[in-house]
């Protein structure tokens, strides 16, 4: 640092729909459809890179079009 899986970011719900995914053909800057955890952390693992080995330690949050409803906490009346 990159992946795949699990876990987490209170919960419920409407609506629009880019990307990806899927499917049609007229293969195109197309059409249907599906669609607001696609983000972010933390963990095993496998891969790459660096690194002389080993041990300790600490820390776990910000965010996520547009409404609506419950939870929470904070303030004001």
């Nucleotide at each position: 640092c990159g992946g795949c899986c699990c876990g987490a970011g209170g919960g419920g719900u409407g609506c629009u729909g880019c990307g990806a995914c899927g499917g049609a053909c007229c293969u195109g800057u197309u059409c249907c459809g599906c669609c607001a955890c696609g983000c972010u952390c933390g963990g095993c693992c496998c891969g790459g890179a660096u690194c002389c080995a080993u041990c300790c330690a600490g820390a776990c949050a910000a965010g996520g079009g547009c409404g609506c409803c419950c939870u929470c906490c904070a303030g004001c009346a």